[in-house]
RNA sequence: GCAAAACUAGCGAAAGCUAGUGACGCAAAGCUAUAGGGCCUUUCCAAAACGGGAUGGUAGCCAGUUGCCA
Repeated sequence: GCAAAACUAGCGAAAGCUAGUGACGCAAAGCUAUAGGGCCUUUCCAAAACGGGAUGGUAGCCAGUUGCCA
């Protein structure tokens, strides 16, 4: 410096996101989601089911990239 969970209000089909309160943690918890992998969602396609397609999300899952002090 950032800000988890939880609560309140709002957005969303959902995952989840935004704002306020809050602080579990983090030397990049800065940035990047069609550069790659993993995971999550399901309004939609497909479908006996599993699985698949498409949409959306997660960077505090790995990763790519930039970087303070010493």